About this RNA
This is a predicted structure of a 74-nucleotide RNA (transfer RNA) from Parasitella parasitica. It is recorded under the gene name tRNA-Val-AAC-3-1. The source organism's lineage runs through Eukaryota, Mucoromycotina, Mucoromycetes, Mucorineae and Parasitella. Its mean pLDDT, the model's own confidence on a scale to 100, is 82. Its Rfam family is "tRNA". By type it is a transfer RNA. The sequence is in RNAcentral, with records from ENA and GtRNAdb.

[in-house]
RNA sequence: GGCUUCUUGGUGUAGUUGGUUAUCACACAUGCCUAACACGCAUGUGGUCGCCAGUUCGAGCCUGGCAGAAGUCA
Numbered sequence: 001g002g003c004u005u006c007u008u009g010g011u012g013u014a015g016u017u018g019g020u021u022a023u024c025a026c027a028c029a030u031g032c033c034u035a036a037c038a039c040g041c042a043u044g045u046g047g048u049c050g051c052c053a054g055u056u057c058g059a060g061c062c063u064g065g066c067a068g069a070a071g072u073c074a
Stems, first nucleotide, its partner, number of pairs: 001073007010026003019057001028044005050066005
């Protein structure tokens, strides 16, 4: 340098015929429980889906560019 794949809350992830509320688990906060802690139960907070454009009535999803990560070829 060429090619392929990936990037989604603090962490790990689902979402791939484009469709109106972005999923789950852990973590965190509050309440219940306890003498207290832990466990358990309930409720809640936190993302504008790596960044910038484009297509579309509508984009996490399609297209282009850029950045980063992994693999592969030379």